This is a predicted complex of two RNAs, RNase P RNA and transfer RNA, with 444 nucleotides together. Rfam match: Bacterial RNase P class A. From the family's description: Ribonuclease P (RNase P) is a ubiquitous endoribonuclease, found in archaea, bacteria and eukarya as well as chloroplasts and mitochondria. Rfam classes the family as a ribozyme. Model confidence (mean pLDDT): 79 of 100.

RNA sequence: CGAGCCGGCCGGACGGUCGCGUCAGGAGAGAUCCUGCCGAGGAAAGUCCGGGCUCCACAGGGCAGGGUGGUGGGCAACACCCACCCGGGGUGACCCGCGGGACAGUGCCACAGAGAACAGACCGCCGGGACCGUCCUCGGAUGGUCCCGGUAAGGGUGAAACGGUGGUGUAAGAGACCACCAGCGGCCGGGGUGACCCGGUCGGCUCGGCAAACCCCACCCGGAGCAAGGUCAGACAGGGAGCGUUCGAGGGUGCCCGCCCGAGCUCCCGGGUAGACCGCUUGAGGCUGUCGGCAACGGCAGCCGUAGAUGGAUGGCCGUCCGUGCGCUCCGGCGCACGACAGAACCCGGCUUACAGGCCGACUCGUCCG
RNA sequence: GGGGCGGUAGCUCAGCUGGUUAGAGCAGGGGACUCAUAAUCCCUGGGUCGCGGGUUCGAGUCCCGCCCGCCCCA
Numbered sequence: 001c002g003a004g005c006c007g008g009c010c011g012g013a014c015g016g017u018c019g020c021g022u023c024a025g026g027a028g029a030g031a032u033c034c035u036g037c038c039g040a041g042g043a044a045a046g047u048c049c050g051g052g053c054u055c056c057a058c059a060g061g062g063c064a065g066g067g068u069g070g071u072g073g074g075c076a077a078c079a080c081c082c083a084c085c086c087g088g089g090g091u092g093a094c095c096c097g098c099g100g101g102a103c104a105g106u107g108c109c110a111c112a113g114a115g116a117a118c119a120g121a122c123c124g125c126c127g128g129g130a131c132c133g134u135c136c137u138c139g140g141a142u143g144g145u146c147c148c149g150g151u152a153a154g155g156g157u158g159a160a161a162c163g164g165u166g167g168u169g170u171a172a173g174a175g176a177c178c179a180c181c182a183g184c185g186g187c188c189g190g191g192g193u194g195a196c197c198c199g200g201u202c203g204g205c206u207c208g209g210c211a212a213a214c215c216c217c218a219c220c221c222g223g224a225g226c227a228a229g230g231u232c233a234g235a236c237a238g239g240g241a242g243c244g245u246u247c248g249a250g251g252g253u254g255c256c257c258g259c260c261c262g263a264g265c266u267c268c269c270g271g272g273u274a275g276a277c278c279g280c281u282u283g284a285g286g287c288u289g290u291c292g293g294c295a296a297c298g299g300c301a302g303c304c305g306u307a308g309a310u311g312g313a314u315g316g317c318c319g320u321c322c323g324u325g326c327g328c329u330c331c332g333g334c335g336c337a338c339g340a341c342a343g344a345a346c347c348c349g350g351c352u353u354a355c356a357g358g359c360c361g362a363c364u365c366g367u368c369c370g
Numbered sequence: 371g372g373g374g375c376g377g378u379a380g381c382u383c384a385g386c387u388g389g390u391u392a393g394a395g396c397a398g399g400g401g402a403c404u405c406a407u408a409a410u411c412c413c414u415g416g417g418u419c420g421c422g423g424g425u426u427c428g429a430g431u432c433c434c435g436c437c438c439g440c441c442c443c444a
Base pairs, nucleotide, nucleotide: 001366002365003364004363006361007360008359009358010357012321013320014319015318016317017316018315020039021038023036024035025034026033027032041341045352046351048350049349050348051347052346053225054224055223056222060257061256062255063254065221066220067219068218069217070084071083072082073081074080085099086097087096088095089094100216101215105214106213107210108209109208122155123154124151125150126149127148128147129146130145131144132143133142134141135140163181164180165179166178167177168176182206183205184203185202186201187200188199189198190197191196229278230277231276232275238269239268240267241266242265243264250261251260252259285304286303287302288301289300290299291298292297322339323338324337325336326335327334328333371443372442373441374440375439376438377437380396381395382394383393398414399413400412401411402410420436421435422434423433424432
C1' cells in the first nucleotide's frame, strides 16, 4: 500500500423565533392565561424469549401439553452473555453449529443399480458337467453356448455398497490369516472442576444414515395480563329461561384425584355509560475510580437526576458552521439540494430485524522497501 | 394486550401431518368445425412455490428468522 476479519462508538452541531405536552410557581370565580425547567431511540420496531409488578381464597399429585438440550461459569431469570470442548469451513485473523440418545422400540432411505441393512452374483474371475467346433504326438490342449456351484478382489450404479494399503493364502477369492494405518469398544495410567484430551494394552469388533421422523432420557414451566388491579363520580328499566343452596351449581383458565372457598352461576331480549384519579415512573438505574476474575460479571467508594402523552406532545422556519452530491467558476470560491432507519405508552434484561454516512481500536494475509 | 389462518401459473385452488414427478379448472396462443362468431374438440406456452438461512443424498413440504395479507377475543 492492497485485500480482509473482529469489537466499540457517533449517527449533524450551536443560536434565535413561532408552536405542542407534563411538571413547578403566579394570576383568575372559572374557562384559561403568564413565566421557568424538562421533553424519544439504538433500535422506542417485531412481540420471539426471560423477569419485576398486579390479580385469581395458594400453586399439592398423576396424565396430557409446551420449552430447553456439549461442559463450566455469569445473571433476578432466560432460548441471553462469557470461557472452554467437540464437529465443520477458511492459507489466516476468524466464522458457523436445535451440539443428549440410532445395541429401548417403531419407521423411512426415491431414481439408478444384481443388491440399500444381520444386503447382494449383472458383467468379470474360478471349479464341475453336457453339447458343438479347432489342433493333435490320440494322453490331451483350447474356443463357444447352456446348466450347477464358488467368489465381494476388479468393472458398473448410487448421496451411501458392510474398513484402507501391501503381503500370505487359494481353483479363484475373502480379516480367512499377518504387518502398518483409520475407526469402535473394554481395561489401565496421566492431565483437566468438567465436557474432553494424551499415552499404553487387549479384542478382528469393522457395527450405514435420518431423531429440524415418531419416540426415549434429563431438567424447567400454575394461569392471566396495566383494557392487570383499585378508588371516586355519573347514567339506566327491567323481563325471560336453565342449573343450584350440605344429594351443593360455580371458582382456583386442559382432564382426573385430593384440598380449599362457596350462594349464586350461565344464556337470551331490552336499556344505560364511553368520565376523572391512583397504578405511572428511582429502577436488577447510569457514570467514574479501585479491587477480584482470562472474560461475562461481581464487591466497595464517590458523583448524577434523566419523557410520562391518553385520539395520544417532542414539530416548523431562519442564521452560522460540519458532511455529501450536482451545477457554475476569473480556481479564491459561489449557488442549489440532501443529512439514514425510524418514533415512547406499566417497567426492565436479552434476541431478531431496519439503518445514508462517519470515527476509533485490536488482529490476519499478500506485495514492496529498510 | 392475547390468539389463529394464509401467501404455489394472469385468476381460483390441489399438492396430504407421511420429503425424492409441480398439477387441475378458467384465462392466453395455434389448429379443426362454420359463410362468420360463440360453444365444442385437439395441441401448446407460461412457475424466484412470499424472502433469507439451515437440516438432509434430496425441501413447495421439516426447522429457524423476517416480509405482506386476513380473521377472532378482551